The RNA shown here (SAM riboswitch aptamer (S box leader)) has 121 nucleotides and comes from a Desulfuromonadales bacterium.
The model forms 94% of the base pairs in the Rfam consensus.
Lineage of the source: Bacteria > Pseudomonadati > Thermodesulfobacteriota > Desulfuromonadia > Desulfuromonadales.
RNA sequence: UCUUUAUCCAGAGUGGCGGAGGGAUUGGCCCGACGAUGCCACAGCAACCGGUCUGCUGAAGCGACAGCAUCAGCAGAUGCCAGGUGCUAAUUCCUACCCCCGAAUGGGGGAGAGAUGAGGA
Numbered sequence: 001u002c003u004u005u006a007u008c009c010a011g012a013g014u015g016g017c018g019g020a021g022g023g024a025u026u027g028g029c030c031c032g033a034c035g036a037u038g039c040c041a042c043a044g045c046a047a048c049c050g051g052u053c054u055g056c057u058g059a060a061g062c063g064a065c066a067g068c069a070u071c072a073g074c075a076g077a078u079g080c081c082a083g084g085u086g087c088u089a090a091u092u093c094c095u096a097c098c099c100c101c102g103a104a105u106g107g108g109g110g111a112g113a114g115a116u117g118a119g120g121a
Stems, first nucleotide, its partner, number of pairs: 001121008013042005021031003025096001027094002043088003048084002050081002052077008061068002092113001097110005
């Protein structure tokens, strides 16, 4: 960089550095010298991967035929733990393309794009 797949209406901020734009892109609408975005430290959120325990199922193994221990899958643990990521303004801030409803501002659904995890090339 490409690709597969899951999730994206919940949740979680203080301090220091620094000094102008930032929220990916479009159009909006916001944030920002009362110092944003970013970086660092600490704190926190969450539970994708990982881990622990219990139960069920299956496989092969050992066995004195009581059972033992291993692996895999699934489920659960007032939503267990918190090692690897991630995240801590606004629903991914809304939107763009298609479809449906509506007289219309608009409402609903889907796709695309993006973000994050896990796997693959």